[in-house]
Notes
A computed fold for a 63-nucleotide RNA from a Thermoplasmata archaeon, annotated as Fluoride riboswitch aptamer (crcB RNA motif). Of the family's consensus pairs, 100% are formed in the model. NCBI's taxonomy places the organism under Archaea, Methanobacteriati, Thermoplasmatota, Thermoplasmata. Its Rfam family is "Fluoride riboswitch aptamer (crcB RNA motif)". Gene Ontology terms of the family: positive regulation of gene expression and response to fluoride. The sequence was found by an Rfam model in a public genome assembly.
RNA sequence: UGACCGGUCGGCGAUGGGGCCCGCCGGAACUGCCGCUCCGCGGAUGAUGGCUCCUACCAGGGG
Numbered sequence: 001u002g003a004c005c006g007g008u009c010g011g012c013g014a015u016g017g018g019g020c021c022c023g024c025c026g027g028a029a030c031u032g033c034c035g036c037u038c039c040g041c042g043g044a045u046g047a048u049g050g051c052u053c054c055u056a057c058c059a060g061g062g063g
Base pairs, nucleotide, nucleotide: 009026010025011024012023013022016054017053018052019051020050021049033043034042035041036040
């Protein structure tokens, strides 16, 4: 000095917030899918990484 390991801290997992759980990262993790005449155009789903609640949005029915 570097790699690796452990602890602590912080960050991230296709749009918001809370709780719990899982995974990943230490300037990285992350930045979704489909189609086409393809680096541009068009289309579909979902506020979750997962579960749950709230908020927003969308669809149907009733009062």